[in-house]
Context: one part of a larger RNA
RNA sequence: GAUUGAACGCUGGCAGCGUGGAUGAGGCAUGCAAGUCGCACGAAGUCUGCAAAGACUUAGUGGCGGAAGGGUUAGGAAUACAUGGGUAACCUGCCUCUAACUUGGGAAUAACGGCUGGAAACGGCCGCUAAUACUGAAUGUGGUGGGAAGCGGCAUCGCUUCUUCAUUAAAGUGGGGGAUCGCAAGACCUUGCGGUUAGAGAGGGGCCCAUGCGAUAUCAGCUUGUUGGUAGGGUAAUGGCCUACCAAGGCUAAGACGUCUAGGCGGGUUGAGAGAUUGACCGCCAACACUGGGACUGAGACACUGCCCAGACUCCUACGGGAGGCUGCAGUCGAGAAUCAUUCGCAAUGGGCGAAAGCCUGACGAUGCGACGCUGCGUGAGCGAUGAAGGCCCUCGGGUCGUAAAGCUCUUUCGCCGGGGAACAAGGGAGGAUGGCUAACAUCCAUCUAACUUGAGCGUACCCGGUAAAGAAGCACCGGCUAACUCCGUGCCAGCAGCUGCGGUAAUACGGAGGGUGCAAGCGUUAAUC
Numbered sequence: 001g002a003u004u005g006a007a008c009g010c011u012g013g014c015a016g017c018g019u020g021g022a023u024g025a026g027g028c029a030u031g032c033a034a035g036u037c038g039c040a041c042g043a044a045g046u047c048u049g050c051a052a053a054g055a056c057u058u059a060g061u062g063g064c065g066g067a068a069g070g071g072u073u074a075g076g077a078a079u080a081c082a083u084g085g086g087u088a089a090c091c092u093g094c095c096u097c098u099a100a101c102u103u104g105g106g107a108a109u110a111a112c113g114g115c116u117g118g119a120a121a122c123g124g125c126c127g128c129u130a131a132u133a134c135u136g137a138a139u140g141u142g143g144u145g146g147g148a149a150g151c152g153g154c155a156u157c158g159c160u161u162c163u164u165c166a167u168u169a170a171a172g173u174g175g176g177g178g179a180u181c182g183c184a185a186g187a188c189c190u191u192g193c194g195g196u197u198a199g200a201g202a203g204g205g206g207c208c209c210a211u212g213c214g215a216u217a218u219c220a221g222c223u224u225g226u227u228g229g230u231a232g233g234g235u236a237a238u239g240g241c242c243u244a245c246c247a248a249g250g251c252u253a254a255g256a257c258g259u260c261u262a263g264g265c266g267g268g269u270u271g272a273g274a275g276a277u278u279g280a281c282c283g284c285c286a287a288c289a290c291u292g293g294g295a296c297u298g299a300g301a302c303a304c305u306g307c308c309c310a311g312a313c314u315c316c317u318a319c320g321g322g323a324g325g326c327u328g329c330a331g332u333c334g335a336g337a338a339u340c341a342u343u344c345g346c347a348a349u350g351g352g353c354g355a356a357a358g359c360c361u362g363a364c365g366a367u368g369c370g371a372c373g374c375u376g377c378g379u380g381a382g383c384g385a386u387g388a389a390g391g392c393c394c395u396c397g398g399g400u401c402g403u404a405a406a407g408c409u410c411u412u413u414c415g416c417c418g419g420g421g422a423a424c425a426a427g428g429g430a431g432g433a434u435g436g437c438u439a440a441c442a443u444c445c446a447u448c449u450a451a452c453u454u455g456a457g458c459g460u461a462c463c464c465g466g467u468a469a470a471g472a473a474g475c476a477c478c479g480g481c482u483a484a485c486u487c488c489g490u491g492c493c494a495g496c497a498g499c500u501g502c503g504g505u506a507a508u509a510c511g512g513a514g515g516g517u518g519c520a521a522g523c524g525u526u527a528a529u530c
Stems, first nucleotide, its partner, number of pairs: 001530004006526005013377006019370002026333003030330003035064003040061002043058006071288003081212007090205003095201008103137001105135002112127006142168004146163007172193006180187002214260003221251003226248008263285004267278004290311005313324004341367001343366003349363001350361004380410004390401004414471001415467006424457001427453002431449006474519005479500003485514005495502002
């Protein structure tokens, strides 16, 4: 000199954009942060209605999503991360494309009703009922296994074709309809959304290898599932991953083992560079979710706001027993030099569910607080000398503050007041037109058109008018380094101080004043890095 997620002191006008719990991964009151689907299902209730029927709401069964998004950096020095490869050792819900199918049965159970236990949390017994819930059977485009042939490779193997062999699947629902059947419901046909099997893709993951990535030798030897083999188990999959048996190996001064420290990277800071230092915000990856352990479900978890067990802590209790987990957003206590609102909205972007309307979303978008940072603007401009008064200095002549003020002439950014007033809106959508599917002029789908309609921020940004120089300057320093000097006070005292050093009666170095210098809504100090 540059820099900071800074803090402290004095001071403080406005705006924009950023940024803000670095310490106790300490404890947490309260509210919210993950739901959605009635076009899967039975039921109950409300409303309209004379009824038929229709609309709506919901606890439950069922589906999808709660593995994403959000937070934090405790652990971990390598099962992490970065880069480059491998997988003839693998998986993949939703999405896209391709091919084929979607037949016919059964048995339950919640909700509900009755009885009943408990203070509660929550149950127990009996009875009824539905499904895209559960479960036999059929079929097999295909898949898998076996057999045959061919091609290829990297040893285990991979690919293609054939096969009278074996095994293996499904679920319906919304809308519409001419003929035919049926008393009717409907069958049947069609269309949208689903379901099943298989192949391909995209995106996402698992596993393996190589190289790189801290300190310490005041850690020199370490290791028994240890190192390898055989067989088996387990997994989506290789493998001591696990087990039994066999062998005695494996690592190490190119630092094993131990100890200490630490999330990694893209990047940030600084520097001419080499390098040094760092990993806030933003992005990718990893790990964690009161502490420790465990599995279940599922395409995916060993799962932040799921389950079970143990522990510590807190709370409720009728003492029998129960409930909880802010390292989500706000907020609170504590510790600390130190870090914000218990705000508004789903209007936009994105996510979940849904056919859709839509619902949910503390993700996100906004507003608020903090000079914490960066940037911009302002605190007025021009003229104005009897160089006023006053302060300070003085050799008493004067000098200086100083065109500074007053005064005159202007301007009005920002602020304040009044008026006007965007963009962020893409969508949604009654109705209509055209085309496609189809037996069909229904339905449905696509395209075009379109009444109407969606804004938290916000009467915000911006524009116009009004107002009056009116409302807006401080901080540090002045011996040398280092830009800037005199007077008074003090008298090795009080004090200053980054280094050198000042102060013991004339102190440009202490304290005050006048003057000056440097920065400026900041200026200094402290801490930290280069």

Notes:
A computed fold for a 530-nucleotide part of an RNA from a metagenome, annotated as small-subunit ribosomal RNA, 5' domain. The coordinates come from a structure-prediction model, not an experiment, and the mean pLDDT is 84. Rfam family: Bacterial small subunit ribosomal RNA.